[in-house]
Molecule: RNase P RNA; transfer RNA
Organism: Bacillota bacterium
RNA sequence: CAAGCCGACCGGGUGUUCGCGGACGCGGAGGGAGAAUCCACGUCUGAGGAAAGUCCGAGCUGCACAGAGCAGGGUGCUGGAUAACGUCCAGUGGGGGCGACCCUAAGGAAAGUGCCACAGAAAACAAACCGCCGCACUCGGUAACGGGGGCGGUAAGGAUGAAACAGUGCGGUAAGAGCGCACUAGGGACCAGGUGACUGGCUCCCUUGGUAAACCCCACCCGCAGCAAGACCAAAUAGGGGGAGGAUGAGGUUGCUCGCUGACUCCCCGGGUUGGUCGCUUGAGGUGUUGGGCAACCAACAUCCCAGAUAGAUGAACACCGACUACAGAACUCGGCUUACAGGUCGACUCGCCGG
RNA sequence: CGGGAUGUGGCGCAGCUUGGUCAGCGCGCGUGCCUUGGGAGCACGAGGCCGGGGGUUCAAAUCCCCCCAUCCCGACCA
Numbered sequence: 001c002a003a004g005c006c007g008a009c010c011g012g013g014u015g016u017u018c019g020c021g022g023a024c025g026c027g028g029a030g031g032g033a034g035a036a037u038c039c040a041c042g043u044c045u046g047a048g049g050a051a052a053g054u055c056c057g058a059g060c061u062g063c064a065c066a067g068a069g070c071a072g073g074g075u076g077c078u079g080g081a082u083a084a085c086g087u088c089c090a091g092u093g094g095g096g097g098c099g100a101c102c103c104u105a106a107g108g109a110a111a112g113u114g115c116c117a118c119a120g121a122a123a124a125c126a127a128a129c130c131g132c133c134g135c136a137c138u139c140g141g142u143a144a145c146g147g148g149g150g151c152g153g154u155a156a157g158g159a160u161g162a163a164a165c166a167g168u169g170c171g172g173u174a175a176g177a178g179c180g181c182a183c184u185a186g187g188g189a190c191c192a193g194g195u196g197a198c199u200g201g202c203u204c205c206c207u208u209g210g211u212a213a214a215c216c217c218c219a220c221c222c223g224c225a226g227c228a229a230g231a232c233c234a235a236a237u238a239g240g241g242g243g244a245g246g247a248u249g250a251g252g253u254u255g256c257u258c259g260c261u262g263a264c265u266c267c268c269c270g271g272g273u274u275g276g277u278c279g280c281u282u283g284a285g286g287u288g289u290u291g292g293g294c295a296a297c298c299a300a301c302a303u304c305c306c307a308g309a310u311a312g313a314u315g316a317a318c319a320c321c322g323a324c325u326a327c328a329g330a331a332c333u334c335g336g337c338u339u340a341c342a343g344g345u346c347g348a349c350u351c352g353c354c355g356g
Numbered sequence: 357c358g359g360g361a362u363g364u365g366g367c368g369c370a371g372c373u374u375g376g377u378c379a380g381c382g383c384g385c386g387u388g389c390c391u392u393g394g395g396a397g398c399a400c401g402a403g404g405c406c407g408g409g410g411g412u413u414c415a416a417a418u419c420c421c422c423c424c425a426u427c428c429c430g431a432c433c434a
Stems, first nucleotide, its partner, number of pairs: 001352001003350002006347005012321007020046006027039003048327001052338002055336005060226004067258004072222005077091005092106001093104004107217002112215002114211003129158002131154005137148004166184006185207004190201004230278004240269006251261003271433003285304008357430007366383004376414001385401005407423005
C1' cells in the first nucleotide's frame, strides 16, 4: 500500500426567534376554600440503537401470596455468570478458511416401535439378476474344450440407489467370505491427566446402516391470565324482559381429576356512560474510581435524576459548519434474541506485495 | 396496547395430523365438435413451485426457525 477479519462507538452540530408535552415556583380567574380546573410568566427537562417484531425470560397485579396427580409444553456437549432465560462468558468435540477467524438444535439409534418412495436381485434376524466356482446330466468334438438347462456354494467384481452390512493389503480357498493376520476406523473395559465435556496410552473383547427439527427414553425446567392486569371515585339508565342452573355446592381457580373458595352465576334481547385518580416511572438504574475474576460478571465507595402523554408532546424558520442525510418514533417496566439501517470514527489482529 | 387465526393456478377450497410417483377438485379460460347463430352439452388442453428466506432429512406444500401480508377478538356500568 492492498485485501480481509473481529470488537467498540457515533448516527447531524452550534446559535437566535417562535410553537408543543411534563415538573416546580409565582401571579390572576375560579370558588366556602391556599381544592379541582383554566390563563399568563419564569426556571428545569423532553425518544431509540433498534423505541420495531412480540420470539424467549423476569418483575408487577389478580386468581389458595399457587397446592397434589395426570396430560401437555420447553430446553438438551461441559463448567460458570445471572433475578431468570432458548441469553452471555470460558472451554470440549465436529465442519470451513493459507490465516486472523467463522459456523455448529451437539443427550440416547448397542432400551423398544415406526419409516427408508422410485430404481434395484436384495433396504435390515439381508439378498443370488449378471458374473465366479463345484457336482452330476445332455449336445457337439478324436481330444483339449465349448454350448445348454438343473442342483448347490459364493457378496471379491458389474449393474441400481441418498444409503448395499467396516476400508486397504497379505494369507487362505474349488471360488469366496473378519475365515485368519497387520494397519486404519468405530464400540466396550483398564490406566493416567482434567471439576467436567473430553484427551492420551494400553492389552483383551466386539464389528450390530440412516432417521429422534418421527413416536419415544433419559436429565432438568414450566400453574393460568395479562396494565383493556388490578384498585378507587363519580355520572347515567327501564336497576327491565326471556331462558338455564344453584349449599345434595352454582360460579371461580388449569385442559381433566382432586384440593381450595363459598352465593348468586351464565346466555340472549334491551338500556346507560364514552369521565377522573392511582397503578406510572427511583430502577435487577446510569456514570466514574478501586478491588476480585481469563471472561461473562460481582463487590465497595463517590456522584447523578434522565419523557410520562391519553387523540396522544420533541416541531418550524434563519445563519454558519458539516453534508445531500439511513432505518425509524416511547404508551406498565426491565434483561436478551431477531429483523431494518445512508454514512462515519477508533482500536486489536491476519495474509500478500514493496522499501529500509 | 394485548391476544389469536390464515396465506396453495384468475376466484373459492382440499391435501399438512402419518414427509415420497401428490400437487388435486369445482367455477372460470383456450381450442375443436355439435348449432343457421348463441347458450347448454361432449372431447382435448393451458395455467400454480405451495406468501418470502434459511435449516433438518436421501427427499419438505407438509417438520423446525426468522421475516412479510391479510383478517378476527378484547372498554366500563346496571